[in-house]
RNA sequence: CUAAACAAUGGGCAAACUUAUCGAAAGGUAAGGACGCAAAGCCACAGGGCCUGACGCUUGGGAGAGCAUGGCAGCCGGUUGCAGAG
Numbered sequence: 001c002u003a004a005a006c007a008a009u010g011g012g013c014a015a016a017c018u019u020a021u022c023g024a025a026a027g028g029u030a031a032g033g034a035c036g037c038a039a040a041g042c043c044a045c046a047g048g049g050c051c052u053g054a055c056g057c058u059u060g061g062g063a064g065a066g067c068a069u070g071g072c073a074g075c076c077g078g079u080u081g082c083a084g085a086g
Base pairs, nucleotide, nucleotide: 001086002085012037013036017032018031019030020029021028022027035074041079042078043077047076048075049072050071051070056067057066058065059064
């Protein structure tokens, strides 16, 4: 400097679910728990995608519909990168 494919060593993270708590919801946080993960580290103001719709805005006679400013990084992506390897 390069890749993140294979093998091995030492470590790391932690899905579903349960409990507590915050939230309107999606979802977050903590503890337990392991389905998995070589970036399951970081980024939600590079971008696409997905989830939610209380307040607010738009529309509508109304019922309702639409909109993220709320979320998801374990959807794609961006970015950095340990031991070992080349």